Small-subunit ribosomal RNA, 5' domain from an uncultured bacterium, 476 nucleotides, folded computationally.

[in-house]
Context: one part of a larger RNA
RNA sequence: AUGAACGCUGGCGGCGUGCCUAAUACAUGCAAGUCGAGCGGUAACACUUCGGGUGACGAGCGGCGGACGGCAGAGUAACGCGUAGGAACGUACCCCAAACUGAGGGAUAAGCCCGGGAAACCGGGUCUAAUACCGCAUAUUAUCUUCGGAUCAAAGCUUUUAGCGGUUUGGGAGCGGCCUGCGUAUGAUUAGCUUGUUGGUGAGGUAACGGCUCACCAAGGCGACGAUCAUUAGCUGGUCUGAGAGGAUGAUCAGCCUGACUGGGACUGAGACACGGCCCAGACUCCUACGGGAGGCAGCAGUAGGGAAUUUUGCGCAAUGGACGAAAGUCUGACGCAGCAACGCCGCGUGCAGGAGGAAGGCCUUCGGGUUGUAAACUGCUUUUAUCUGCGACGAUUAUGACGGUAGCAGAUGAAUAAGGAUCGGCUAACUCCGUGCCAGCAGCCGCGGUCAUACGGAGGAUCCAAGCGUUAUCC
Numbered sequence: 001a002u003g004a005a006c007g008c009u010g011g012c013g014g015c016g017u018g019c020c021u022a023a024u025a026c027a028u029g030c031a032a033g034u035c036g037a038g039c040g041g042u043a044a045c046a047c048u049u050c051g052g053g054u055g056a057c058g059a060g061c062g063g064c065g066g067a068c069g070g071c072a073g074a075g076u077a078a079c080g081c082g083u084a085g086g087a088a089c090g091u092a093c094c095c096c097a098a099a100c101u102g103a104g105g106g107a108u109a110a111g112c113c114c115g116g117g118a119a120a121c122c123g124g125g126u127c128u129a130a131u132a133c134c135g136c137a138u139a140u141u142a143u144c145u146u147c148g149g150a151u152c153a154a155a156g157c158u159u160u161u162a163g164c165g166g167u168u169u170g171g172g173a174g175c176g177g178c179c180u181g182c183g184u185a186u187g188a189u190u191a192g193c194u195u196g197u198u199g200g201u202g203a204g205g206u207a208a209c210g211g212c213u214c215a216c217c218a219a220g221g222c223g224a225c226g227a228u229c230a231u232u233a234g235c236u237g238g239u240c241u242g243a244g245a246g247g248a249u250g251a252u253c254a255g256c257c258u259g260a261c262u263g264g265g266a267c268u269g270a271g272a273c274a275c276g277g278c279c280c281a282g283a284c285u286c287c288u289a290c291g292g293g294a295g296g297c298a299g300c301a302g303u304a305g306g307g308a309a310u311u312u313u314g315c316g317c318a319a320u321g322g323a324c325g326a327a328a329g330u331c332u333g334a335c336g337c338a339g340c341a342a343c344g345c346c347g348c349g350u351g352c353a354g355g356a357g358g359a360a361g362g363c364c365u366u367c368g369g370g371u372u373g374u375a376a377a378c379u380g381c382u383u384u385u386a387u388c389u390g391c392g393a394c395g396a397u398u399a400u401g402a403c404g405g406u407a408g409c410a411g412a413u414g415a416a417u418a419a420g421g422a423u424c425g426g427c428u429a430a431c432u433c434c435g436u437g438c439c440a441g442c443a444g445c446c447g448c449g450g451u452c453a454u455a456c457g458g459a460g461g462a463u464c465c466a467a468g469c470g471u472u473a474u475c476c
Base pairs, nucleotide, nucleotide: 001474002473004472005471006470007469008468011348012347013346014345015344016343017341018340019306024304025303026302028301029300030299033064034063035062038061039060041057042056045055046054047053071259072258073257080184081183082182083181084180085179086178089176090175091174094172095171096170097169098168099167100166101165102136104134105133111126112125113124114123115122116121142151143150144149156164157163185231186230187229192222193221194220197219198218199217200216201215202214203213204212234256235255236254237253238249239248240247241246261282262281263280264279265278284295285294286293287292312338314337315336316335320334321332322331323330324329351381352380353379354378361372362371363370364369386413387412388411389410390409391408395403420465421464422463423462424461425446426445427444431460432459433458434457435456441448442447
């Protein structure tokens, strides 16, 4: 010094922190939706002039977002991280600039009618819309080019003097992918390792360079300046310690990386090879009409288990931030708060002043006394805190406050509600009596105890800390 645990004890507040073990298995609820100002519509609800008419809106098509935020550290000794550079790249939303936004087409979900299935769900027929899909036209630019030319767009909505969009191109910002120098654990009781291996040519592939992949050619490449192998480990800013150099460490907070039951794979998309998406395989759990299906808390709570050990199945979107939306707003276990725990740090209190016949009692005694001790009683005072009553915020802008009738302020009551733990042989501050008798026991080291124990146990006293004090563990 600690993310601590254990023992004894325990008044309050503020700010923090809280599964270090089983990346074990998970009941239940919630954690990613949103847009009717893209679309056809109308299951439920409200109003209704009974007209899907209006408000709204389940399911559906479509758009944007589910690649962020949140969690964990299994793997990884690596361009993973840190630092300093580099060139062959991408980028939805946002900003700047230029140009355009013409005329059309065919489907399909929902719906309706049937059918299959225990269910999950699936199939057929028929109807319909779009900012869904597809031609055509145009081409500032852009791409390709044999420099002649060739190719490529778009979408509308609306409350309509306006606004929000769409397409193409260039630039920007921020973000991301890639490459490199240097640094980054232990072991030689691991000495040789390597065949896409090392380089070249050509091709493919990628947003992009590249053996990234492939064909052919060459035989290279790495290594005692430690390759390969094995073990251990997320890395950093930092944190702890120390005068520093250094040593140890990597909880909370911040940056990066990696993972999402285990292994593999791609799809969609600007971006994933995707925690709460898809497919396959495996283990496990559940449902089943036995044909077949469903699931993934290393999100927030919570449960079991493991463990010395780690919290509520709370409140709220009021603030900050995020997604969507023109907005109103909706969603948000991010976040803001509250609850639990002396787990830590800091602050406060448990009274203050006077009071000697130095009371009684306790303990010791050389029996004179000493000590507890101004301590108590008693007298006066105060009210931090506590309890009760009243007022009552900032955080929020015109409105909107979970926290919260909280913090705070005022008044009233009354010393009232509040002290323990360890130690006292030396190291090391603090000593006597009784009990015990190498027993019972103590102990960090030295060592105490066998009848005179300051070392064991009790008592009185003292010392050190104090809402804590000790012990254990670990680091300096």